Background
This is a predicted structure of a 330-nucleotide part of an RNA (large-subunit ribosomal RNA, domain IV) from Haplomitrium mnioides. The coordinates come from a structure-prediction model, not an experiment, and the mean pLDDT is 88. It matches the Rfam family "Bacterial large subunit ribosomal RNA". Rfam links the family to the GO terms ribosome and structural constituent of ribosome.
[in-house]
Context: one part of a larger RNA
């Protein structure tokens, strides 16, 4: 020096990307407990207080009334530095994202905001059922039958979920337009012959045609999208208002420097001495936005930020001690 341990004056995160690792808290009875809430919780919230021993009473229960044991109060007094004496044994508390939750995951660097999941939607599907394995036969769906099964999407609960069908799909349509193949046979050519012509036979327009597409509708909890440019109010500044362009329609409610803000450490304010963070406004939304779900939510999380007590050798700034190594001689 290094592991793993105990201990530490003063101060107590001043260490760090982060209080990571350590302290601390711990049991059990009594008291007492906030904000919020879906009335169940939260909650062991918080926060206090007692705990060994000895002695006598009290009540309780069984009784053979002689009495016996455990459990529970209650007073007095006794000893130690300490009585849940060792081991064993919740830190607490606020705020904010995301996720409702329990669950589930990447055996072997990721447990999580990632999946699932209870509810919601939508499409398909009349049974020899959609779907799905098989070449098939046939099997599962199912010894079920739209309160069923399958596929996609969201994702508890509460408030709601706006416009666009113009492209792309799906789904509807007795016309019409294109159009394959049979079908059609108008005209052509070859062979044939004394010259024709008749048979053969090769090509072959019009006609005539199913799906598809093209065309007419309908559908966004289908895939998806959701403007710009000027000018205007008696200080300024701002446009409720006006003009014009362009679209299928121009982002509605909410909510916004945000797990989304480039500029940007935005601008205030709140906490510190001092705060690129962090909460609460503002809107200038580079580039939120409504089941590719939008706001919210009590409860939950070995999740992520951030603030306060409590602890404390992380720190200031390190030292001792113990056991193992290394190291140093044999």
């Nucleotide at each position: 020096c290094c592991a793993u341990g105990u201990u530490g004056a003063a101060g107590g995160a001043a260490c760090u990307c982060g209080g990571c690792a350590a302290a601390a808290u711990g049991a059990c009875c009594c008291c007492g407990u906030a904000a919020c809430c879906u009335c169940g919780g939260g909650a062991g919230a918080a926060g206090g207080g007692g705990u060994g021993c000895u002695u006598u009473c009290c009540c309780c229960u069984c009784u053979u009334c002689g009495g016996a044991u455990u459990a529970g109060g209650a007073a007095a007094g006794c000893g130690g530095c300490a009585c849940a004496u060792a081991c064993c044994a919740g830190g607490g508390g606020g705020u904010a994202g995301c996720g409702a939750c329990u669950g589930u995951u990447u055996a072997u660097u990721a447990a999580a905001a990632a999946c699932a999941c209870a509810g919601g939607a939508c499409u398909c599907u009349g049974c020899c059922a959609a779907g799905u394995g098989g070449u098939a036969a046939c099997a599962c769906g199912a010894u079920g039958u739209a309160u069923a099964g399958a596929g996609u999407c969201u994702g508890a609960c509460a408030c709601c979920u706006g416009c666009c069908c113009g492209g792309u799909g799906c789904u509807g349509g007795a016309a019409g337009g294109u159009g394959a193949a049979a079908a059609g046979g108008a005209g052509a050519g070859g062979u044939g012959u004394u010259u024709u012509c008749a048979g053969c036979u090769u090509c072959g327009a019009a006609c005539g045609g199913a799906a598809g597409c093209c065309c007419c509708g309908g559908u966004a909890a289908a895939c998806g999208g959701c403007g710009g440019c000027a000018g205007u109010a008696a200080c300024u500044c701002u446009a409720a208002c006006u003009g014009u362009c362009c679209u299928a329609a121009g982002g509605u409610a909410g909510c916004g420097a945000a797990a989304u803000u480039c500029c940007c450490c935005g601008u205030c304010g709140c906490a510190u001495a001092a705060g690129u963070a962090g909460c609460g406004a503002c809107c200038u939304g580079c580039a939120c936005g409504a089941a590719u779900g939008g706001u919210g939510u009590a409860a939950c999380g070995a999740c992520u930020g951030c603030c306060c007590c409590g602890c404390u050798g992380u720190c200031u700034c390190c030292a001792a001690c113990a056991u193992g190594g290394a190291c140093u001689c044999a």